[in-house]
RNA sequence: AGAGUUUGAUCCUGGCUCAGGAUGAACGCUGGCGGCGUGCUUAACACAUGCAAGUCGAACGAGGUUAUUACAGUUGAAGUUUUCGGAUGGAUACAGUUUUAACCGAGUGGCGGACGGGUGAGUAACGCGUGGGGAACCUGCCCCAUUCCGGGGGAUACCAGUUGGAAACGACUGUUAAUACCGCAUAAGCGCACGGUAUCGCAUGAUACAGUGUGAAAAACUCCGGUGGAAUGGGAUGGCCCCGCGUCUGAUUAGGCAGUUGGCGGGGUAACGGCCCACCAAACCGACGAUCAGUAGCCGACCUGAGAGGGUGACCGGCCACAUUGGGACUGAGACACGGCCCAAACUCCUACGGGAGGCAGCAGUGGGGAAUAUUGCACAAUGGGGGAAACUCUGAUGCAGCGACGCCGCGUGGGUGAAGAAGGUCUUCGGAUCGCAAAGCUCUGUUGUUGGGGACGAACGUGCUUUUUGCGAACAGUGGAAAGCAAUGACGGUACCCGACGAGGAAGCCACGGCUAACUACGUGCCAGCAGCCGCGGUAAUACGUAGGUGGCGAGCGUUGUCCGGAAUCGUUGGGCGUAAAGGGAGCGCAGGCGGGGAGGCAAGUCGGUCUUAAAAGUGCGGGGCUCAACCCCGUGAGGGGAUCGAAACUGCUUCUCUUGAGUACCGGAGAGGAAAGCGGAAUUCCCAGUGUAGCGGUGAAAUGCGUAGAGAUUAGGAGGAACACCAGUGGCGAAGGCGGCUUUCUGGACAGUAACUGACGCUGAGGCGCGAAAGCGUGGGGAGCAAACAGGAUUAGAUACCCUGGUAGUCCACGCUGUAAACGAUGAAUACUAGGUGUAGGGGUCAUUAGACUUCUGUGCCGCAGCAAACGCAAUAAGUAUUCCACCUGGGGAGUACGACCGCAAGGUUGAAACUCAAAGGAAUUGACGGGGGCCCGCACAAGCAGUGGAGUAUGUGGUUUAAUUCGAAGCAACGCGAAGAACCUUACCAGGUCUUGACAUCCGACUGACGAGAUAGAGAUAUGUCAGGUGCCCUUCGGGGAAAGUCGAGACAGGUGGUGCAUGGUUGUCGUCAGCUCGUGUCGUGAGAUGUUGGGUUAAGUCCCGCAACGAGCGCAACCCUUGCCAUUAGUUGCUACGCAAGAGCACUCUAAUGGGACCGCUACCGACAAGGUGGAGGAAGGUGGGGACGACGUCAAAUCAUCAUGCCCCUUAUGACCUGGGCUACACACGUAAUACAAUGGCCGUAAACAGAGGGAAGCAAAGUCGCGAGGCGGAGCAAAUCCAGAAACAGCGUCCCAGUUCGGACUGUAGUCUGCAACCCGACUAUACGAAGCUGGAAUCGCUAGUAAUCGCAGAUCAGAAUGCUGCGGUGAAUACGUUCCCGGGUCUUGUACACACCGCCCGUCACACCAUGGGAGUCGAUAACGCCCGAAGCCGGUGACCUAACGCAAGAAGGAGCCGUCGAAGGUAGGGCCGAUAAUUGGGGUGAAGUCGUAACAAGGUAGCCGUAUCGGAAGGUGCGGCUGGAUCACCUCCUU
Repeated sequence: AGAGUUUGAUCCUGGCUCAGGAUGAACGCUGGCGGCGUGCUUAACACAUGCAAGUCGAACGAGGUUAUUACAGUUGAAGUUUUCGGAUGGAUACAGUUUUAACCGAGUGGCGGACGGGUGAGUAACGCGUGGGGAACCUGCCCCAUUCCGGGGGAUACCAGUUGGAAACGACUGUUAAUACCGCAUAAGCGCACGGUAUCGCAUGAUACAGUGUGAAAAACUCCGGUGGAAUGGGAUGGCCCCGCGUCUGAUUAGGCAGUUGGCGGGGUAACGGCCCACCAAACCGACGAUCAGUAGCCGACCUGAGAGGGUGACCGGCCACAUUGGGACUGAGACACGGCCCAAACUCCUACGGGAGGCAGCAGUGGGGAAUAUUGCACAAUGGGGGAAACUCUGAUGCAGCGACGCCGCGUGGGUGAAGAAGGUCUUCGGAUCGCAAAGCUCUGUUGUUGGGGACGAACGUGCUUUUUGCGAACAGUGGAAAGCAAUGACGGUACCCGACGAGGAAGCCACGGCUAACUACGUGCCAGCAGCCGCGGUAAUACGUAGGUGGCGAGCGUUGUCCGGAAUCGUUGGGCGUAAAGGGAGCGCAGGCGGGGAGGCAAGUCGGUCUUAAAAGUGCGGGGCUCAACCCCGUGAGGGGAUCGAAACUGCUUCUCUUGAGUACCGGAGAGGAAAGCGGAAUUCCCAGUGUAGCGGUGAAAUGCGUAGAGAUUAGGAGGAACACCAGUGGCGAAGGCGGCUUUCUGGACAGUAACUGACGCUGAGGCGCGAAAGCGUGGGGAGCAAACAGGAUUAGAUACCCUGGUAGUCCACGCUGUAAACGAUGAAUACUAGGUGUAGGGGUCAUUAGACUUCUGUGCCGCAGCAAACGCAAUAAGUAUUCCACCUGGGGAGUACGACCGCAAGGUUGAAACUCAAAGGAAUUGACGGGGGCCCGCACAAGCAGUGGAGUAUGUGGUUUAAUUCGAAGCAACGCGAAGAACCUUACCAGGUCUUGACAUCCGACUGACGAGAUAGAGAUAUGUCAGGUGCCCUUCGGGGAAAGUCGAGACAGGUGGUGCAUGGUUGUCGUCAGCUCGUGUCGUGAGAUGUUGGGUUAAGUCCCGCAACGAGCGCAACCCUUGCCAUUAGUUGCUACGCAAGAGCACUCUAAUGGGACCGCUACCGACAAGGUGGAGGAAGGUGGGGACGACGUCAAAUCAUCAUGCCCCUUAUGACCUGGGCUACACACGUAAUACAAUGGCCGUAAACAGAGGGAAGCAAAGUCGCGAGGCGGAGCAAAUCCAGAAACAGCGUCCCAGUUCGGACUGUAGUCUGCAACCCGACUAUACGAAGCUGGAAUCGCUAGUAAUCGCAGAUCAGAAUGCUGCGGUGAAUACGUUCCCGGGUCUUGUACACACCGCCCGUCACACCAUGGGAGUCGAUAACGCCCGAAGCCGGUGACCUAACGCAAGAAGGAGCCGUCGAAGGUAGGGCCGAUAAUUGGGGUGAAGUCGUAACAAGGUAGCCGUAUCGGAAGGUGCGGCUGGAUCACCUCCUU
């Protein structure tokens, strides 16, 4: 950075698709390790269980436990003593009081539960971001400063007792403490009120000072060091409020709002404020988008992008909101409070049915939902937080671990050597190639792994102890501070890391391979199965499906799917367009808005610069550093936007003064179908009346309907009425557009030229808005001649709801009103300026000039043309050029200008204007072809002019069809059909029936054997089968034993064989256009390109034949010529030919002839035409004259033309059969249809009556066959001659004579009977011929149609190939021998130039609409259901506030009372109820159109002049495309005329 895809090809427009990056991902296949991150995007669904907020005894009282001190009591041991009774002794134990210390759980009290943690439902908002403001505010704990802590009082929890309840939880009585509660005192300072002074502020106002009056505090504990408390001021931190700017979509949401907007006065709050209330006013918001609806937490940032942008808002960080749903307040410094309270609702649980309890969007975890997201882990060791003086305690914050390839990063799965290129796989042209130095083998290393051993950093604060020092103190008690040392403290974790050993040992997959896009073969499959991101693959040779081998890519991952950005300049600010591709409003006026001429001064909003400030951290960029590297982490630095302030003044802006060129005014002049109204005129059509007059008129391609003897049409005169205005008339004029055309008058708009007097930027554009707006159409009232939708009739037609004809109503006309659309077009918005020319035309002016006119200037209107532009066509001063300003509009095709909604309209309808779904195109311009019921030119037996036929008859032959066991197969318009077949009785033969064979009827190879090789017999339909028999061996080598070649038989397998399939896999061959004149190339030039030029043009020719011209110059394949034949002559040569030699023999070669070589014809000569050319017309000469006649010869290509059955051949198929052999049958069938022929229908004839001429070319040995002879004859016998200029071997028509006399015949010969001949193994199916008899149809052929232009048609016979036999066919040969061609209008075919095209499989093309069927999405729809936000009314919980408070009450008071409270009432108030509407969604009998689909039905509308040019608007009609009327457009072909331009 681009690529694929519209076409036969091209350029452009334009959509679709791909390659890249990213992801909280998911799915498929696979999976070794580690580090760092990350993990419910869905149901703000419901939650079992455990934990997540406590702590303080240095605030308080009481209780319990343990230890302890002291006291007294009880007990009374050991010991001592004893008179043995006891005494002494006091240990021990018990309970009690007390001291001290520790602990336990509950209570009062304090602080904290407003932090931390979660989630994103709501919110479009001062919610968030950013920058400001608070002179309108609060702030616990913390810090600083100042001051104070005096003296009292009454209660209460716990506890005890009684008592209610299942429980939760209470009730009553009694006792008690405080840093709990309440008065009083005091007031440095503070608050409030009043007036005063000073300073400051944009302002409301603030600050300071002094004065007067008035109001409000406290708590104690103590180890005596302190800790704590109260007040005031300040700080810090945190919060609250206000403002500027920014912050998604929809106008098919345009008006919204009633405390709404403001004021005065109150209330309330920490504080401002309609925040709330009473009263007053009627404001306020909105096109710069209010309101409404939908969607959404916002940001730092993240992804992408070159950037500008676009998308996102997971993790981390900031802010906000929420805590089952809704409402509410309490407490407090802070909440209207996630793990607090009250109420309502839903749900769950407990219950004794009376009543209660609960809230994981904390961490784990469960169910559910889902494509999908983890452990009911460890620890407070670290960091941080709460409480505490501290020890300490609490902490699912946090630190760690677990699970998941979910992501990023790193490592490994081994390295070297190794050719016998192993085995094996795959492919193969069978040679080989490839996997592949790959493997094996040899050797090395040890990351990782396994195992053994060692083993961290993270820990130092604080605390304890010791020591030193220091403050207080009388002190060496103590106590506070500081310093040093020692000690203890680790969840992770025996982890990271280090060392040793073992051993290549345990560790590779996924996707792709037609193009885009790196990578190819085989097999299978056969429009099937399947693939596919787009284009598209698959119908028997698939690099596209599936598998395999190979290859490519990435790699512990790979691919797919979803989403976002990119590519996409495909919404275009950077950076697009609008004549024809999508797109200029039908046209004007004009409010808002946007933009705006020259000069000077000022200001400083935009603009530019400096400084200050802010832009949190993290992140990104840059520079460093730490983990072995990296990811990751740490440090530093840079960058962006906003605000404030200072400055600059060119440009924009604002303001002041000024100017005249933009714009306008005035004056003067001429032009005009500009508009409105009134009046007038003539021609024509029609009608009426009258006259003349008679049989038709009218109409068409041709007719008919119609009119007319009741007098039409024609003609003459008169009259009526309506509409339109010939000529002039012109790419002439006027108008904004639509549009405007007889003449006159009145009223009226605009433009232009001239003058330069006046104003002094007054201008341009213009969303909304307002008026104008062809035709058709609508309403009311007139009018109505002609024309004419609808309609009727007649034609045409398969039909004809059309085109044509005859009629004919709305309408067309007028007035008034509506409609508001057109191909309303220059398919080109308006304005201004600039940028070569030439030539017409309309209007005006100027200069010169005698006229004619010339030059010049302004305004309009045309054409040609340069630069430039453009995809091209084209545009080109009237731009589609160069620039500026403003408006409108476009963003693939279809669905669709449709639906719904809204607005307008009387209606018709108009304006605005989607989506679902569907396609990969739709489209523009140009190119080459092909085609046209387009045009020009030209040719051809193409037509015409002629001749003879076919189509009718019977026959022959081929085909179709039918039949059959089989009627083998092929050929199918011309270009199949007397074709393959130059010849089916058997054979042929491929078909059918039956009988047989299986290495085979035929080829090669191997082994064995053999008398190589043959004759005859029997059975059988035969193929075959079984016996029998004889004679002689051949070729080469030889060591004479034999071996080999060739042949036969047998055997085994490789193989043979196939007229089986595919001519759409092929070669070869052939047909056809067409013997038509064409088809191409090289170089050059033109064009962006496909392509063009050459090859077109003017002539000419049979011809792209030749000449001339020309951006072309040359060349090739074709044409022509060269070849054969024929026509004339010459030379040479003469046997079998010929004969001037009388005949024969012989001789000869002049002639005929034969066959070889030459000559001859070239527009060469001549006259004319033509351009002096090419050439043409005529003439001479000549056997022949303009290619002399004929043949062979067939360009590039077309028809998937024909042939696999001539042959060859790929692939497929059959293999005791789809091969091979045999017998018989069939190819010969027969109601019928078609083609091609021969024969006829007769007198231009027939006659097997008579007599009797003249050819050419061929053939002949398994042959042609003479003479002679037999037979009526076919033919038989016979056999001369001939391997041929020698023999076979006789042409017929014609000509002469005769006869027939127009008839189904003396025409015609089919069919049939009988008897024969010949060929052949054999003529039944199924041959040819002969004789005789029979004697059919047919009397010249409908529509239609073939051939032929001269030795031709027509007619006459002859020969040959094939062949045993079997031509009316085929191929040749000669004989006789015409007619006609004016000419190119028409039919057919072809060539060339041009034109149109929606065709390119190319008109046998393309293509439209209804109907029928299937599927899909969608509109309407009586309704039904659901969601949602508001409004009205009712009810009214909790609660705050207000009122009352006669009831209750310890603190104050002597008392009265004050104060507080219960209760009650009221305002507000959630949920709920009710009612009518709005909006959204789902669904519905049925209905409307739309889309898609296979080879359905009906027609033929469009593309060519598409057969009636098409299209637009409108009206109307019709199965449907559509038709018709009116007006418009050219995006119509062709011809003619006019005008203009060029040369």